[in-house]
């Protein structure tokens, strides 16, 4: 450089155009326990960026960026 894939919370993850964006771990608070751990309840934290299509985009299209895989170059 060429081709392909992925991008959602601190970490991992569901979502296939329309509900208050799903769940787990972590964190915080409370309950429980003699205490701790475990368990239960609640809370915090969100779609990489820009543009387009659409009444409506995390979702479809284009571009950028980042990461991963393969190929090529390495004079």
């Nucleotide at each position: 450089g060429c081709g392909g894939g992925u991008g959602u919370a601190g970490u991992c993850u569901a979502g296939u155009g329309g509900c208050u964006a799903u769940g787990a771990c972590u964190u915080u608070a409370g309950c429980c326990u003699u205490c701790c751990a475990a368990g239960c309840u609640a809370a915090u934290a969100g779609c990489u960026c820009g543009g387009g299509u659409u009444c409506a985009a995390a979702u479809c299209c284009c571009g950028a960026c980042a990461c991963c895989c393969g190929c090529a170059c390495c004079a």

Predicted 3D model of a 75-nucleotide RNA (transfer RNA) from a Methanobacteriota archaeon. The source organism's lineage runs through Archaea, Methanobacteriati and Methanobacteriota. Model confidence (mean pLDDT): 80 of 100.